Description
The prediction has a mean pLDDT of 80. The RNA shown here (transfer RNA) has 71 nucleotides and comes from a Polyangiaceae bacterium. RNAcentral records the identical sequence in 2 taxa.

RNA sequence: GCCGGAGUCGUUCAACGGCAGGACGCGCGGCUUUGAACCGCAGAACGAAGGUUCGAUCCCUUCCUCCGGCA
Numbered sequence: 001g002c003c004g005g006a007g008u009c010g011u012u013c014a015a016c017g018g019c020a021g022g023a024c025g026c027g028c029g030g031c032u033u034u035g036a037a038c039c040g041c042a043g044a045a046c047g048a049a050g051g052u053u054c055g056a057u058c059c060c061u062u063c064c065u066c067c068g069g070c071a
Stems, first nucleotide, its partner, number of pairs: 001070007010024004018054001027041004047063005
C1' cells in the first nucleotide's frame, strides 16, 4: 500500500429501514439484627462527518480505532 472483518450503556451480546433491548455490574427500595443471596424499580449507549430516504444502528461515501490476510 491492497483486501476482508469488527466498532452499540461501565462490561459482554442482540436488534429483516419503522419505540435501541437482554445479561452482568452500578444506584434505589423490599427482605434480614446487619450483610450476602433473592425479589422489585430506575438510570445508562448506536466510533466521527456527510449522503440516500417520509424515516438510518441497519443502505452508500470519506475518515478514525482494533483484528486478520496479502504484499